Bacterial RNase P class A from Lutimaribacter degradans, 390 nucleotides, folded computationally.
RNA sequence: GCGGAGGGCUGGAUGACCGCGGGCGGCAACGUCCGAGGAAAGUCCGGACUCCACGAGACAACGGUGCCGGGUAACGCCCGGGCAGGGCAACCUGACGGAAAGCGCCACAGAAAAUAAACCGCCCGUCCACGCGGCGGGCAAGGGUGAAACGGUGGGGUAAGAGCCCACCGGGAGGCUGGCAACAGCCUCCGCAUGGCAAGCCCCACCGGGAGCAAUGCCGAAUAGGAUCUCCGCGCGGGCUGAUCGGGCAACCGAUAUCGCCGCAGGGUACGUCUCGACCCAGGGGAUCGGGUUGGCAGCUGAAGGGCCCCGGUAACGGUGCCCGUAGAUGAAUGGUCAUCCAAAGGGUCACCCCUUGGACAAAAUCCGGCUUACAGGCCCUCCGCGCGU
Numbered sequence: 001g002c003g004g005a006g007g008g009c010u011g012g013a014u015g016a017c018c019g020c021g022g023g024c025g026g027c028a029a030c031g032u033c034c035g036a037g038g039a040a041a042g043u044c045c046g047g048a049c050u051c052c053a054c055g056a057g058a059c060a061a062c063g064g065u066g067c068c069g070g071g072u073a074a075c076g077c078c079c080g081g082g083c084a085g086g087g088c089a090a091c092c093u094g095a096c097g098g099a100a101a102g103c104g105c106c107a108c109a110g111a112a113a114a115u116a117a118a119c120c121g122c123c124c125g126u127c128c129a130c131g132c133g134g135c136g137g138g139c140a141a142g143g144g145u146g147a148a149a150c151g152g153u154g155g156g157g158u159a160a161g162a163g164c165c166c167a168c169c170g171g172g173a174g175g176c177u178g179g180c181a182a183c184a185g186c187c188u189c190c191g192c193a194u195g196g197c198a199a200g201c202c203c204c205a206c207c208g209g210g211a212g213c214a215a216u217g218c219c220g221a222a223u224a225g226g227a228u229c230u231c232c233g234c235g236c237g238g239g240c241u242g243a244u245c246g247g248g249c250a251a252c253c254g255a256u257a258u259c260g261c262c263g264c265a266g267g268g269u270a271c272g273u274c275u276c277g278a279c280c281c282a283g284g285g286g287a288u289c290g291g292g293u294u295g296g297c298a299g300c301u302g303a304a305g306g307g308c309c310c311c312g313g314u315a316a317c318g319g320u321g322c323c324c325g326u327a328g329a330u331g332a333a334u335g336g337u338c339a340u341c342c343a344a345a346g347g348g349u350c351a352c353c354c355c356u357u358g359g360a361c362a363a364a365a366u367c368c369g370g371c372u373u374a375c376a377g378g379c380c381c382u383c384c385g386c387g388c389g390u
Base pairs, nucleotide, nucleotide: 001386002385003384004383005382006381007380008379009378010377012341013340014339015338016337017336018335020035021034022033023032024031025030037361041372042371044370045369046368047367048366049212050211051210052209054277055276056275057274058273059272062208063207064206065205066204067081068080069079070078071077082096083094084093085092086091097203098202102201103200104197105196106195119143120142121139122138123137124136125135126134127133151169152168153167154166155165156164170192171190172189173188174187175186176185177184178183216298217297218296219295226289227288228287229286230285231284232283235264236263237262238261240260242259243256244255245254246253247252266281267280268279269278305324306323307322308321310319311318312317342359344357345356346355347354348353
């Protein structure tokens, strides 16, 4: 100097005038402070919060994640590590548990696609018309087809061949060492039948109630505390002296399911089923038609918030201390004009400078932590490769 990789920041500035929303002060006029993002987007994850909803537990269904360790409120996120693949490398990517539990699929081509197999071919023998022929036997090493062909390379051996034998690689079994672990390395033995797909169903491990701020709560107002139909149930026992009735001077005796009490059972009480507890009980569901409410307040912005120093940690992150307080609208504010400067491009000029164009993606609506997608221009840091010079 060129090319590449990873990370961070910014994404116009200043002044004047006018106009909006909120907070605070003020009787008011008015004054003052603040006022749309790194993605506010997608609605893909995880939560906080609210209700369903009397509580606890278990199971099922359905869904999600999927190497190991750590972080976090949590996650499918982040950090570190392992393995595999891509790249000369810095780095990047991974839907990364299981194919010997079972089922299923692998089109076409090809002889044959997992209970494999002989198209071309190689070898031996034989027949013969001596031809690229016929028949019998052996082979799967060579070629072809394909995404993939029942281990690979080399050597020996053989009629020709084949893990048939050997070396190494690969595979299986066992052991040792290092590491929390995923894994890595080493040693011994065994010629060793074993494709791919689970981002097909499935198996295994772990996790998960459902809806959502149009959640929900309060106030006010109004109507019709509406009408019709339908289903399940409304039970059984005990005289327990509380109650009632009859007898009796009294003690007491007898009766009573109307009330009280007790026991059992039944119906119901968020969720598909079940168990336990608690409560209600004449109640508890379903369908159709119809009426009223379209108003106000809260929720609503102090958040698992932001920043800085130090400490711990490889890091993500955590801890102590200090500082800051940063929109809250409700048909929806955060804007408009002028001037100057600035980033970029083009033209003119010796230069200064001048002129023209022109600044991306985009807009809060309960709030956070992430991921994904979009982005003109500009700045900074670190690393890799190549070339040159010193």
Record summary:
The sequence was found by an Rfam model in a public genome assembly. Of the family's consensus pairs, 92% are formed in the model.